[in-house]
RNA sequence: UAUUCAUGAAGACAGGCAGAUGGGAACUGGACCGACGCUGCCUGGCCAACCUACCCGAACGGGCCCUGCCCGAGCGAGCAAGGUGGCACAGCCAGACCGCGGCGCAACACCGCGGCAACCAUGAAGA
Numbered sequence: 001u002a003u004u005c006a007u008g009a010a011g012a013c014a015g016g017c018a019g020a021u022g023g024g025a026a027c028u029g030g031a032c033c034g035a036c037g038c039u040g041c042c043u044g045g046c047c048a049a050c051c052u053a054c055c056c057g058a059a060c061g062g063g064c065c066c067u068g069c070c071c072g073a074g075c076g077a078g079c080a081a082g083g084u085g086g087c088a089c090a091g092c093c094a095g096a097c098c099g100c101g102g103c104g105c106a107a108c109a110c111c112g113c114g115g116c117a118a119c120c121a122u123g124a125a126g127a
Base pairs, nucleotide, nucleotide: 003125004124005123006122007121008120013044014043015042016041017040023033024032027095028094029093030092045087046086047085050083051082052081054078056076057075060072061071062070063069064068091119097115098114099113100112101111102110
């Protein structure tokens, strides 16, 4: 890196350096933000609970010195130390397909709602 699984309408800011209309999580289109300072870097803070650690509970399997203790792999709750991630706008909105409704004689198109893929991002695993 391919791939698999899970999540993506919640939540969470300030300062310093620096200086973008050739900026702002990928691509295309649109919107919005941006010298009242985008992006980027640094410092501190905060949010969250994917992984590890710690800790509690009830069961399961095995062992022992068996009114209990130890080990193992899971489940649920907690915690927030470590590894990540994040801190404008729903992944900002849309991008393929299906269903329902609207418009219309009807079809296509368009609008709205819902479902669900794909793409992308993050975490864990990983031949």